The prediction has a mean pLDDT of 87. Predicted 3D model of a 329-nucleotide part of an RNA (large-subunit ribosomal RNA, domain IV). The sequence was found in a public genome assembly. It matches the Rfam family "Bacterial large subunit ribosomal RNA".
[in-house]
Context: one part of a larger RNA
This record gives sequence, structure tokens and C1' cells, in this order.
RNA sequence: UCAUGGCUAAGGAACUAGGCAAAAUAGACUCGUAACUUCGGGAGAAGAGUCGCCCCCCUUUGCGGGGGGGCCGCAGUGAAAAGAUCCAGGCGACUGUUUAUCAAAAACAUAGGGCUUUGCUAAAUCGAAAGAUGAUGUAUAAGGCCUGACACCUGCCCGGUGCUGGAAGGUUAAGUGGAGUUGUUAUCUUCGGAGAAGCAAUGAAAUGAAGCCCCAGUAAACGGCGGCCGUAACUAUAACGGUCCUAAGGUAGCGAAAUUCCUUGUCGGGUAAGUUCCGACCUGCACGAAUGGUGCAACGAUCUGGAUACUGUCUCAGCCAUGAGCUCG
Repeated sequence: UCAUGGCUAAGGAACUAGGCAAAAUAGACUCGUAACUUCGGGAGAAGAGUCGCCCCCCUUUGCGGGGGGGCCGCAGUGAAAAGAUCCAGGCGACUGUUUAUCAAAAACAUAGGGCUUUGCUAAAUCGAAAGAUGAUGUAUAAGGCCUGACACCUGCCCGGUGCUGGAAGGUUAAGUGGAGUUGUUAUCUUCGGAGAAGCAAUGAAAUGAAGCCCCAGUAAACGGCGGCCGUAACUAUAACGGUCCUAAGGUAGCGAAAUUCCUUGUCGGGUAAGUUCCGACCUGCACGAAUGGUGCAACGAUCUGGAUACUGUCUCAGCCAUGAGCUCG
């Protein structure tokens, strides 16, 4: 000097990113127990008191239980083991799962909700196939996708993309089709050429499915949900009007938010002092409704702010024990 323990005057979070670490609480019995709430909880809420030993009485089958009196210590759950608590908010309903070896969470899952596919040789999946899973199941079933308890709700847009349905028309492959054209040459010839059949080569029209174009539907499908100008008898603001554009112009609710750049927004609360926190406001750079919206009791080794208790975290260090290191041998 370090490590691990123990103690510490006065103060008591002034430490620090942050009460990290430590201290504190702790058992049993009795009393007592708030907001809120899904009436189950919250709750061991919180907060108090008692506990040893000796004698007597009552009660009990027994263990035990009750009452009265007395004694000792600094200390009676005499050692050890053995909850700290409260207030407010964010997120996720909850128990659960996860990055074996830097992340345990607000991520995943979940019950519940919805859409969609599938009528059984089911859809879906594996396999070249046989076959198998689905399932020794049968739509109260099975697969896929999204959301995520519960409460109140879930607005508008089908123009784009996707999906489903439609079939009149347009476009359209192979195939079918075979008009014609070319090569070859029996033959004919005015000697320039013409040219049957066959064999080859090429090949027009016509016909021709799905798809696409087209017509509808569909958003708990992918997704989207405006701008400018004017206007009220102070001012300000604009219930109101005009105009342009769109498929439709963001409804309810929430809002400086896990989302707010400007921003430490403004006001209020808490503090002597608060870029954090809580409550409001709304000017939402760039919330918003199952890519779910807003609440919410209970729950959480979750995150944020505050308070009590407590303490060597600190003011500010000191001492002790053990081990290591160091020095000497």
C1' cells in the first nucleotide's frame, strides 16, 4: 500500500451519473391498518405493544391456555438464522421466456380479440417418389398473419399496391391452319424464257388459354388521412366566408410525451437553490385509434422523481484483526 472483516466523536447523502456499497429492518403473539380497487386484493400496508426467571390460583385426558404476585441484568426472539418502509409517475396486464460466455428488459410469450385459408385423399409442411406430419383430428377443428388481460372504444379514404370476384371488348404463346413465295426439272419455246406433278424450304389470313388492360368489392389487407386569403364595436383571436388541390384531408382520446427541433417552452408544485420529476397549457419541427388509442387494481432483481429510518458514501479521516505485498534474514 492492497484485500477481507470490526469499531468510530459531531454531522447524516453534504458522496455520487445514481444511496453504488454499507448500515438499518427482521422471529412469535396481541392491537391496529389509508388511498385506490377488477371487491379477490392493496396488507406482513403503515404504526404500536409484549417476550427472561421464580411462586400461587383457575382450566385441560394431555399438550397447552388464562389470571395474580415477586426477582435480576446494559441487554430476556439475550448467540445464530431472521422483511427496510412510504409517496408519485413511465412501460409492460399478470406467472412465465431470452442473447450458454458483457444486455433479463419496456424485448419474446401469454389468456383474450380479429382477419384469412381449409369440406377431408382438407388446407399447410417434408420428400425425386412411395410415404409421413397435420390427425387415429373433422370448421366449438387445423394452418397462416396481426393485436395482446380487463374497461371505454376502434373514425374517414379502395386513387396506388395486394387479394377476391367478373367476363362483353382489347392485347396475347405454343399449337391448328394453309393463301402465297422460293429451289429443283419432265415438258414447251419466239431460245429471251415459261414451267405440271413430286420432293424440299419458307409461310399470310383465320383460330387460339391464363395473364395484363378493363369492371366491381375489400383497410383488425400494405398503406394514406392538405394549402392560401379575409372576417366580430379597444386589441387579440376567428364560431363565419372565399379559393385551390385530393382517394380522403386526422374523428374520439392523448399531447414539450420512451415521440418537442427551437427548449432549461410558459405557468403551478416540491427545494434555500430543481436542464431531472409531478400537475397543467397546446405553438403536435414530426401523437392518434388491433403498424391499436386512452385509462387501469394487482404484479416487476424494470426505469424515473421524492420522503422517513439508517448509516465511514461523504465532511475527513483514525484505530484494530487476519491475509498478501514490501524490507531484512